[in-house]
Molecule: c-di-GMP-I riboswitch aptamer
RNA sequence: AACAGAAUAUGGCAAAGCACGCGAAAGCGUGUGACGCAAAGCUAUAGGGCCUAAGUAAUGAUAUGGCAGCCAGUUGCAACU
Numbered sequence: 001a002a003c004a005g006a007a008u009a010u011g012g013c014a015a016a017g018c019a020c021g022c023g024a025a026a027g028c029g030u031g032u033g034a035c036g037c038a039a040a041g042c043u044a045u046a047g048g049g050c051c052u053a054a055g056u057a058a059u060g061a062u063a064u065g066g067c068a069g070c071c072a073g074u075u076g077c078a079a080c081u
Stems, first nucleotide, its partner, number of pairs: 004081002008078001012037002017032006035069001041074003047071002049067003055062002
């Protein structure tokens, strides 16, 4: 220095629910709250997957709207062994 690892310290993030706001919806922001997380950091027209359907259109579709806490890609962390 790299790889791997069950447990761990100091910190970090924050599911559901609730309140307020935004949005057609999915969903998002802030606060509260902790189910969990060693990448639950970042990346969403240009890897896959999933949600929504305003508009288009014509009952079935369709993303230019979303989801990174689904996989993936990428960067990275204390101590110990």